[in-house]
RNA sequence: UUCUUAUCAAGAGCAGGUGGAGGGACGAGCCCGAUGAUACCCGGCAACCGAUCCUUAAAGGACACGGUGCUAAUUCUUGCAGCAAGCAGCUGAAAGAUAAGAA
Numbered sequence: 001u002u003c004u005u006a007u008c009a010a011g012a013g014c015a016g017g018u019g020g021a022g023g024g025a026c027g028a029g030c031c032c033g034a035u036g037a038u039a040c041c042c043g044g045c046a047a048c049c050g051a052u053c054c055u056u057a058a059a060g061g062a063c064a065c066g067g068u069g070c071u072a073a074u075u076c077u078u079g080c081a082g083c084a085a086g087c088a089g090c091u092g093a094a095a096g097a098u099a100a101g102a103a
Base pairs, nucleotide, nucleotide: 001103002102003101004100005099006098007097008096013042016041017040018039022032023031024030026079027078028077029076043071044070045069048067049066050065052062053061054060075095080092081091082090083089
C1' cells in the first nucleotide's frame, strides 16, 4: 500500500502545561480559532486485539496490565442511488476513520 471482516446517534479538561496560525481527510457548504485553535505533553474516555480472572455446551461477563484508538459539531452536513417532492425529510451505498486478520 491492497484485500477481507466488524464498528462509526454514546463517552472523554470552559479555569492543566508547551507553543504560536491555521484547522475540521478531499470538493461544496457550514463551522472552530489571538477569550488562542491544529500539534505535542499531562489528564481523561472507550474497550477492538492480547494477558489475567469468573462462567459456559456455545455464548457471555469482569478488569484496564500490554498493543492500538479516541477526546467541537451524528463520520459536522453533503457529494451517488432509491422513496418522497413545494421544501423539509427517510433509507441504502460510496468515500473516510479505527481495530483485527491476510497478501
The RNA shown here (SAM riboswitch aptamer (S box leader)) has 103 nucleotides and comes from Mesobacillus campisalis. Lineage of the source: Bacteria > Bacillota > Bacilli > Caryophanales > Mesobacillus. RNAcentral holds the sequence, with entries from Rfam and Ribocentre.